This is a predicted structure of a 73-nucleotide RNA (transfer RNA) from Verrucomicrobium sp. GAS474.
Lineage of the source: Bacteria > Verrucomicrobiota > Verrucomicrobiia > Verrucomicrobiales > Verrucomicrobium.
The RNAcentral record of the sequence draws on ENA and Rfam.
[in-house]
Order: sequence, then structure tokens, then C1' cells
RNA sequence: GGCUGGGUAGCUCAGUUGGUAGAGCAGAGGACUGAAAAUCCUCGUGUCACCGGUUCGAUCCCGGUCCCAGCCA
Repeated sequence: GGCUGGGUAGCUCAGUUGGUAGAGCAGAGGACUGAAAAUCCUCGUGUCACCGGUUCGAUCCCGGUCCCAGCCA
């Protein structure tokens, strides 16, 4: 340098043939307890890496850029 895959909540990851994003863990509040632990209930306004384009509407489609991993040279 070329090709492929990936970038979404604090972390690990889903997601949608385009219609306003979710789980587990972590965290916060509460119940219970003499007090804790365990258990149970409740709680998410996340620039969906960045810039532009298409569209009534983009995390999703198109182009470019950055970063990570692998392969080829």
C1' cells in the first nucleotide's frame, strides 16, 4: 500500500429488508435486617467513531476520513 471484519451505555455485547435504541454486569435509590451480606423492586437526555450525501425520516443506504484486528504484498 491492497482486501476483509469491526467501532452502539462505565464494561461485554445485541439490534433494526430506513420509522425516533436494548440486554447482562457495574452503578444509584428503596424494601428486608439489630447491622451487614444475600434476595426483591425501581432508575438510562447514549453527539450509535468523525465529515458529507440520498431521503419526509439514517445507528442502518452511498462516498470520504480516523482507529482496532486479521490476511496479502
The prediction has a mean pLDDT of 80. Its Rfam family is "tRNA". It is annotated as a transfer RNA. Rfam describes the family as follows. Transfer RNA (tRNA) molecules are approximately 80 nucleotides in length.